[in-house]
RNA sequence: AGAGUUUGAUCCUGUCUCAGAACAAACGCUGGCGGCGUGUCUUAAGCAUGCAAGUUGAGCGGCAAGGAGGAGAGAUCCUCCCUAGAGCAGCGGACUGGUGAGUAACGCGUGGGUAAUCUAUCUUAGGCAUGGGGAUAGUCACUAGAAAUAGUGGGUAAUACCGAAUAAGUUCCAUAAGGGGAGGACUUAUGGAAGAAAGGUGCUACGGCACUGGCCUUAGGUGAGCUCGCGUCCCAUUAGCUAGUUGGUGAGGUAAAGGCCCACCAAGGCGAUGAUGGGUAGCCGGCCUGAGAGGGUGUACGGCCACACUGGGACUGAGAUACGGCCCAGACUCCUACGGGAGGCAGCAGCUAAGAAUAUUCCGCAAUGGACGAAAGUCUGACGGAGCGACGCCGCGUGGAUGAAGAAGGCCGAAAGGUUGUAAAGUUCUUUUGCUAGGGGAGAAUAAGUGUGGGAGGGAAUGCCUGCACGAUGACAAGGACUAGCGAAUAAGUCCCGGCCAACUACGUGCCAGCAGCCGCGGUAAGACGUAGGAGGCGAGCGUUAUCCGGAUUUAUUGGGCGUAAAGGGCAAGUAGGCGGUUGGGCAAGUUGUGCGUGACAGUUCCCGGCUUAACUGGGAGAGGUCGUACAAUACUGCUUGACUAGAGGGCAGGAGAGGGAAGCGGAACUCCUAAUGUAGCGGUGGAAUGCUCAGAUAUUAGGAAGAACACCAGUGGCGAAGGCGGCUUCCUGGCCUGUACCUGACGCUGAGAGGCGAAAGCUAGGGGAGCGAACGGGCUUAGAUACCCCGGUAGUCCUAGCUGUAAACGGUGGGUACUAGGUAUUGGAGGUGAGAACACUUUCAGUGCCGAAGCGAACGCGUUAAGUACCCCGCCUGGGGACUACGGCCGCAAGGUUAAAACUCAAAGGAAUUGACGGGGGCCCGCACAAGCAGCGGAGCGUGUGGUUUAAUUCGAUGCGACACGAAGAACCUUACCUGGGUUUGACAUGUACGUAGUAGAGAACCGAAAGGGGAUCGACGCUUCGGCGAGCGUACACAGGUGCUGCAUGGCUGUCGUCAGCUCGUGCCGUGAGGUGUUGGGUUAAGUCCCACAACGAGCGCAACCCUCGUUGCCAGUUAAAGCUUUCUGGCGAGACUGCCGGCGUAUAACCGGAGGAAGGUGGGGAUGACGUCAAGUCAGCAUGGCCUUUAUGUCCAGGGCUACACACACGCUACAAUGGUCGGUACAAAGGGUAGCCAAGCCGCGAGGCGGAGCUAAUCUCGUAAAGCCGGCCUCAGUUCAGAUUGCAGGCUGCAACCCGCCUGCAUGAAGUCGGAGUUGCUAGUAACCGCAGGUCAGCCAUACUGCGGUGAAUACGUUCCCGGGCCUUGUACACACCGCCCGUCACGUCAUGGGAGCUGGCAAUACCUGAAGUCGGUGAGCUAACCGCAAGGGGGCAACCGCCGAGGGUAGGGCUGGUGACUGGGACGAAGUCGUAACAAGGUAGCCGUACCGGAAGGUGCGGCUG
Repeated sequence: AGAGUUUGAUCCUGUCUCAGAACAAACGCUGGCGGCGUGUCUUAAGCAUGCAAGUUGAGCGGCAAGGAGGAGAGAUCCUCCCUAGAGCAGCGGACUGGUGAGUAACGCGUGGGUAAUCUAUCUUAGGCAUGGGGAUAGUCACUAGAAAUAGUGGGUAAUACCGAAUAAGUUCCAUAAGGGGAGGACUUAUGGAAGAAAGGUGCUACGGCACUGGCCUUAGGUGAGCUCGCGUCCCAUUAGCUAGUUGGUGAGGUAAAGGCCCACCAAGGCGAUGAUGGGUAGCCGGCCUGAGAGGGUGUACGGCCACACUGGGACUGAGAUACGGCCCAGACUCCUACGGGAGGCAGCAGCUAAGAAUAUUCCGCAAUGGACGAAAGUCUGACGGAGCGACGCCGCGUGGAUGAAGAAGGCCGAAAGGUUGUAAAGUUCUUUUGCUAGGGGAGAAUAAGUGUGGGAGGGAAUGCCUGCACGAUGACAAGGACUAGCGAAUAAGUCCCGGCCAACUACGUGCCAGCAGCCGCGGUAAGACGUAGGAGGCGAGCGUUAUCCGGAUUUAUUGGGCGUAAAGGGCAAGUAGGCGGUUGGGCAAGUUGUGCGUGACAGUUCCCGGCUUAACUGGGAGAGGUCGUACAAUACUGCUUGACUAGAGGGCAGGAGAGGGAAGCGGAACUCCUAAUGUAGCGGUGGAAUGCUCAGAUAUUAGGAAGAACACCAGUGGCGAAGGCGGCUUCCUGGCCUGUACCUGACGCUGAGAGGCGAAAGCUAGGGGAGCGAACGGGCUUAGAUACCCCGGUAGUCCUAGCUGUAAACGGUGGGUACUAGGUAUUGGAGGUGAGAACACUUUCAGUGCCGAAGCGAACGCGUUAAGUACCCCGCCUGGGGACUACGGCCGCAAGGUUAAAACUCAAAGGAAUUGACGGGGGCCCGCACAAGCAGCGGAGCGUGUGGUUUAAUUCGAUGCGACACGAAGAACCUUACCUGGGUUUGACAUGUACGUAGUAGAGAACCGAAAGGGGAUCGACGCUUCGGCGAGCGUACACAGGUGCUGCAUGGCUGUCGUCAGCUCGUGCCGUGAGGUGUUGGGUUAAGUCCCACAACGAGCGCAACCCUCGUUGCCAGUUAAAGCUUUCUGGCGAGACUGCCGGCGUAUAACCGGAGGAAGGUGGGGAUGACGUCAAGUCAGCAUGGCCUUUAUGUCCAGGGCUACACACACGCUACAAUGGUCGGUACAAAGGGUAGCCAAGCCGCGAGGCGGAGCUAAUCUCGUAAAGCCGGCCUCAGUUCAGAUUGCAGGCUGCAACCCGCCUGCAUGAAGUCGGAGUUGCUAGUAACCGCAGGUCAGCCAUACUGCGGUGAAUACGUUCCCGGGCCUUGUACACACCGCCCGUCACGUCAUGGGAGCUGGCAAUACCUGAAGUCGGUGAGCUAACCGCAAGGGGGCAACCGCCGAGGGUAGGGCUGGUGACUGGGACGAAGUCGUAACAAGGUAGCCGUACCGGAAGGUGCGGCUG
């Protein structure tokens, strides 16, 4: 520091995700040791049990037990000493410890104030302590009660309680003066009033002394109270809140200011700088993260606050409204004798429940700290330790060295080997750790105490201060450190291996099981699932999950944006606010500097030190702020006071204009009415129809009426802030521009909220209504047509008054100011030059356009009218959908507008540009593509193939073009793969190993059988040899063979197709951020990316062409089987020839084109072979090869028979015909190219013929197949189902073959079907072509061949032309397509799932309000009852208490509302879901251009009207 993910690819925008660090964690697997930390985050839920706050006998009375003594025979009694426990009294239980419920607050943090305050214990200083009194607990007796506890009576002490005395530098009051920033602080003086106490212990020389405690006062310290400035979360879908409320006066209350409380008076106070309300939350030092700024967080440790079962209340006290105190109410739990009582773990352990989840009912006061005490000491779940948990951080170890036969085993393998791997074993060394054993230390000494010195005071003792010596105490701890012994001994896992992201193979599985953080893997070869081997990471841990920060500049202060990606408000004027021209003076708020204070400790950073190191810890330094304060500076900002004129405004002189409002006037056109002329149609459309018209339309003429809009001028012209504004005239009125430089003197810019204006549609009321025209009616179109088109037509469109407040209200670009090249056009002014009004040139101001430097931008593009460079102010954005939505608020008559979420869901959505593909876009151009022709097919019969059906089987494959006379250039058996049946199992065939075999291999009769096969009489071998045997063969066994079984979507090879179309690319350069472009485009031309010219391109490759074969002309050579022989013909070979070379025209001086000459041939001379990059997962596993899978007495193999030949039907390719250009009979002429020895077969003879007999010749220019046919000559037929046509069938024959029944071909005779030229549609062909005619060949025993491949014979017609159909090429354009239009995609409906809104209601919670009731308790009143201290001789008084009353008051009740949850029949839309239904709205001109606002209508997308936009 980045990476993955939108696309075919690219750049950008933008979301999601990952890598890092952290954690009070939890879960999974695993687990050796130690140190230091840390451990109920959930339910402030409930708690059994034990402990957590006591102490003081040197304050007091007193004492069970115990001890001693005495008496008594004993029980027992008495005296003394003394302890536990209890009591009175003092101090402490307000600290420590826990928790975070509440709290958005002066609660916390920080800095101040207190002249408005208190402070026990402690320290400092001064002073005092005189003299009395009355009770009471404990206790004893009695009583009540289950208990808790309580009552009555008697007696008693104090450092308990109460008077009195005394008293200051104390407090209060009054007076006077000073003082301070300030009042009533404080100081001084005078006068008056008020207010204290307690003793104890030790020593004593008995005088006192000492210590400790008490009281008053002083100062300090510590702690606390109150108060102020600043800081401190979210929601405005919470906008108004407030009656003790804000202030005053007086009284009360408090330690203390104060509406803190009360009475009266006034009507204030708070709020957009966010009051009030709601939600959430203890705050901080810090901690985590981050480069920082920030963001998150508040466990442990430390500071503050709050709370102690829930709520209320006071008492005591220095301090509490009190965790382990009290009273009351409530909930809960427990005890109970039912009358009544008891309790509060958010102390330490522990329990239950909850939960993913969090420990021991441990040891000790040895240390540190605390309470009490004079002290010893007691208490201390604070604390110190130990235990449990890898929960975290840190450290150590599980061994080191050597060791190649690179062992075995595993895994992979091309079978060579590789890898695990020096890894192991083996040899040797060490002993951290572990186990055992040992002695000595540290945490612990300035305690107390003892001994012995010294010192101060007037100073003897005690005491006080102080030196030295002695001097006890350890929970941890069976610990740590150290030493010795033993022995490699006691110790490794976990995650991952498709990319991000380090690490790869095999097997299993087969869209299953599963994985997954994102992208995504899995449908038979998965590096992504599972397992194994191996590799990588970390390591006593490793992964996962949750959360936070980071990456994320993805809320942007640092540090983002808004033309098209999300985003400029519809528009201006203006309030608050923000910002603000030039130049002086003053102030010093901001700002800057310096000093001081503070920012606790701990932590973080740096330095140094202590534990072996580290974590941990000690010391020092530094840092940390919107802080306080003092002084200083004055550039800038600010405040204040002057001045200026460049901003702004005004004056004066001119100017242009559809700027606005009102009134009046005008002509053209449409429609209607009247009259006239006139007659059969008009109108409308792509074509029609509805409609109008003989009751006279349309057309034409004249007159009249009414409403709306203003042709031409008219213009990237004008005006206005925007919406918008267009005939003419008048009136009223706003703004703008130019010139001048007369006036004011910063008066300015922007602008939240509020108010105003605001197209069209729409609404209310009243008018008006010609044309147009939603809805609606009708007619067409259509599968339908709720549309497009047509005929009608209502609201509306118009006016007046009001409402609505929205648009693609757009330049998709907020306003202002300044700066930064130009060119050109135009509108309105002003100046100059020319004689200059018109004109031209030039300068300048203000507008409106286009093109462009720099610059900017993702690109497109913008570019003085900025999207450039800067400043000021406002508005707005933060992934897509849900959602221009819901709910709530506000506005509206309504329609609706405005403000505006969430759940849920996706991994994208998007912008610009690129290459393709596509378009019912455009341009150019080709092709038997159309057209022009010729012959056909489609109808018939037959042949063949296919589908379908059938069947035991009808084997398999091929399926639009590019399957269908295709694989098949030959299915009776064989072929053959299918079916039925019968056999066989190392096999019909190959190789290897082992064993066996000698009348062996081989041949093989009878017999059984359909055959295969079984069976075996009989016959009967071979090669080599060292003579032992070996080999071949045969048999047995094991490896294996075999498979036309599957996968052409695992493949090779081959092939089809676009297409013989003219294209497809590369190198270098250049352009672009890039995909990519250029070249290859353009102008010509060509069959052609063929060639020429131009050109940021220059070249090159694969294609085209040429080179090859063949035919046509010709030369030379050679040749024989043809010819008697030469030339020639013929056969073969090698050459020549044709190149737009020549001429003319045209063209760009080109390339080329057109015509001509010559020539056998002329512009590629004809034909063939040759098929670029690629497309179609095209075809083929059944031609062959081949991976994987399957099968192995069968899916192999052998055999017989059957089937592939079936037959209602449909399609495809053909043959033969339908006849006279013919048929038939007779005669007669001319080929080419091929084949032949298991073959072709001559002559001759036989047969009507197929054929037979025959055998010559030929391995072929020799022999043979072998008579070519159409043609020509002549005869007959005469338009008919025929002398056409030949299907079908019968009979008789021939041939091949083991065998023609299923199922062959041929011959003869007989039979003589359909068919009289073929619907829609469709095929081939441009010249030796089509058409017609025959011949040959391959396969092959034969043949179902009419097929296929070749050969020659006869031999046409037509092409104006490129509008249209099909296919293709190039350029361009649009695109939401890229699996590429057979694309994409919208909405309703139906089904399922999920979340959510509404909903008659039902049911909870929260905070308030009004009223009723009202505990405890403070305060106040009453106090006839009760009452020790004081006064009084007494009576009585004073004071106090109970009781009662009043205010307040927790809680409870009643009532109506508010806010917020849950649930709810039904209902609304939404999201997602596999191939559902209906249509086709959008993307191309998407087939009616689309979209925006609005209104109406329609199953649905949507349609139409009005206005607007170009995206």

The RNA shown here (small-subunit ribosomal RNA) has 1511 nucleotides and comes from an anaerobic digester metagenome. Its Rfam family is "Bacterial small subunit ribosomal RNA". The sequence is in RNAcentral, with records from SILVA.